RNA sequence: CGCUGAAUUCCAGUUGUCUGGAAGCGGGGGAACCACAAAACUAUGGGGUGAAUCCUGUGUAGAAACCAUUUCUUCACAGGUAGGGCGACUUUUCACGCCCGAAUCCGUCAGCUAACCUCGCAAGCGUUUGGAAAGAGG
Numbered sequence: 001c002g003c004u005g006a007a008u009u010c011c012a013g014u015u016g017u018c019u020g021g022a023a024g025c026g027g028g029g030g031a032a033c034c035a036c037a038a039a040a041c042u043a044u045g046g047g048g049u050g051a052a053u054c055c056u057g058u059g060u061a062g063a064a065a066c067c068a069u070u071u072c073u074u075c076a077c078a079g080g081u082a083g084g085g086c087g088a089c090u091u092u093u094c095a096c097g098c099c100c101g102a103a104u105c106c107g108u109c110a111g112c113u114a115a116c117c118u119c120g121c122a123a124g125c126g127u128u129u130g131g132a133a134a135g136a137g138g
Stems, first nucleotide, its partner, number of pairs: 001126004008023006024121006034111001045109001046106004054080006061073005083100005089135007
């Protein structure tokens, strides 16, 4: 200097990697209207943040049905995929290239939602290929 991300800037104080506050950005709860709205059973509660969903195969452990195989769930691996990011002035678009497609929180509970209430401002990294249009700057 730049990237993912909401996760930045400023002020005051008793100097403390501290405390409090403001702006800005982001998340949650929360009316009317609207939406949803019979019950039971089955190995399964429900919901949030996030791009991070879904499918197939192999192996593993378990359960159910069954008479020999099938289905479902957990975990691991492989492949793909909805979707997301980067390739250095900004935005849009086309092409090409490289990646991600996780994790975690609430705790039986939450549709939307004005007023209102409330929370966060972390963490982790190192890319620099072109064409077109508009704008900005030198």
A computed fold for a 138-nucleotide RNA from Risungbinella massiliensis, annotated as c-di-AMP riboswitch aptamer (ydaO/yuaA leader). The sequence is in RNAcentral, with records from MGnify. It matches the Rfam family "c-di-AMP riboswitch aptamer (ydaO/yuaA leader)". Its family is annotated with cyclic-di-AMP binding and regulation of gene expression in the Gene Ontology.